[in-house]
């Protein structure tokens, strides 16, 4: 340089182009307990950026950014 893959709550993982983007763990609040732990209940928390297609985009297309894998050149 070329090709391919990935980017979603703090973390891990889902979501046929159409529901208020869902679940596990962690953290937080409350209940329980003498306290802690366990358990139960609750609340909060995310689609990398910019364009395009579309009635409608996390989803499809392009570019960019970041990460990963493979491969060529190295005179």
């Nucleotide at each position: 340089g070329c090709u391919c893959c990935c980017a979603u709550c703090g973390u891990c993982c889902a979501a046929c182009g159409g529901u208020c983007a869902g679940g596990g763990c962690a953290a937080c609040u409350g209940a329980u307990u003498u306290u802690c732990a366990c358990u139960c209940a609750g609340a909060a928390g995310a689609c990398g950026u910019c364009a395009g297609u579309u009635c409608a985009a996390u989803u499809c297309u392009g570019a960019c950014u970041g990460g990963g894998a493979g491969u060529a050149c190295c005179a």
This is a predicted structure of a 75-nucleotide RNA (transfer RNA) from Deinococcus sp. Arct2-2. It was read from a public genome assembly. The coordinates come from a structure-prediction model, not an experiment, and the mean pLDDT is 80. Its Rfam family is "tRNA". Rfam classes the family as a transfer RNA.